Record summary: This is a predicted structure of a 72-nucleotide RNA (transfer RNA) from Sphingobacterium sp. UT-1RO-CII-1. The source organism's lineage runs through Bacteria, Pseudomonadati, Sphingobacteriia, Sphingobacteriales and Sphingobacterium. Rfam family: tRNA. It is annotated as a transfer RNA. Its mean pLDDT, the model's own confidence on a scale to 100, is 83.

[in-house]
């Protein structure tokens, strides 16, 4: 300096352009218990940025940002 991949909840992943972006973990109430854990139950919390394309973007596209793999 090319060239590929990745970004989504605190954390680990999921999500055929179309319904209210879902799990589990993990936090916060709550039952349960002398108390705690453990298990049940209830809540909160997220799409990297900026622009486009479409009737509709997390998905396409295009620029930029951080990261990893590679060639020299």
């Nucleotide at each position: 300096a090319c060239g590929g991949g990745u970004a989504u909840a605190g954390u680990u992943c999921a999500a055929u352009g179309g319904u209210u972006a879902g799990a589990a973990u993990a936090g916060c109430g709550g039952u349960c218990u002398c108390c705690a854990a453990a298990a049940c139950c209830g809540u909160a919390g997220a799409u990297c940025a900026g622009g486009g394309u479409u009737c509709g973007a997390g998905u396409c596209c295009u620029u930029g940002u951080a990261c990893c793999c590679g060639u020299g």